Order: sequence, then C1' cells, then structure tokens
RNA sequence: GGGCCCGUAGCUCAGCGGUUAGAGCGGAGGACUCAUAAUCCUUUGGUCCCAGGUUCAAAUCCUGGCGGGCCCA
Repeated sequence: GGGCCCGUAGCUCAGCGGUUAGAGCGGAGGACUCAUAAUCCUUUGGUCCCAGGUUCAAAUCCUGGCGGGCCCA
C1' cells in the first nucleotide's frame, strides 16, 4: 500500500429501515439476615465512532474519514 471484518451503556453483546435503542454483568437504593454472601425488588446509565448522502422515516442503506483486528504484498 491492497482486500475482508468490526466500532451501540462502565464491560461483553443483541437490535440490520418503522412509535420512545435493549439484555446480561456492573453502579446506587431497598427487602431478607445477628451480620456477610447468595437471592429478590426498584433504580441508574447512550454523541448508536465522525462527517455527508438517500428516504416520509437511518443504529440499520450508500460515500468519505478515523480507530481496531485478520490476511496478502
């Protein structure tokens, strides 16, 4: 330098055009217990990497850029 894949909550990931973006873990509060752990309940948390385009509507499709991984040279 070229090709392919990935980028969504603090972490691991789902969601692949259609109302308000979700799960598990984590954080906070509570229940239970003499207490702790475990369990249960409530709650918290997002520039959907950035910019532009298409569309009535974009996390989702297209283009460019940035970052990461793998392969080739």

Notes
A computed fold for a 73-nucleotide RNA from a Verrucomicrobiia bacterium, annotated as transfer RNA. Model confidence (mean pLDDT): 83 of 100. The source organism's lineage runs through Bacteria, Pseudomonadati, Verrucomicrobiota and Verrucomicrobiia. Its Rfam family is "tRNA". The family's RNA type in Rfam is transfer RNA.